This is a predicted structure of a 73-nucleotide RNA (transfer RNA) from a Dehalococcoidia bacterium.
Rfam family: tRNA. By type it is a transfer RNA.

RNA sequence: GGCAACGUAGCUCAGGGGUUAGAGCGGGGUCUUCAUAAGGCCUAGGUCCGAGGUUCAAAUCCUCGCGUUGCCA
Repeated sequence: GGCAACGUAGCUCAGGGGUUAGAGCGGGGUCUUCAUAAGGCCUAGGUCCGAGGUUCAAAUCCUCGCGUUGCCA
């Protein structure tokens, strides 16, 4: 330098045009216990990498940029 995949919560990831943006782990509170662990319940936390475009409507489709990873040179 060329090609491809990926970028969503603190971490690992789902979600592939309309529903309130979700799960597990982690954080906070609470119940249970003499106490701890384990477990149950509740809860906070996201302008979905950035900009533009398409659309009545974009996390989702398209283009460009940025970043990460892989392959080739």
Lineage of the source: Bacteria > Bacillati > Chloroflexota > Dehalococcoidia. It was read from a public genome assembly.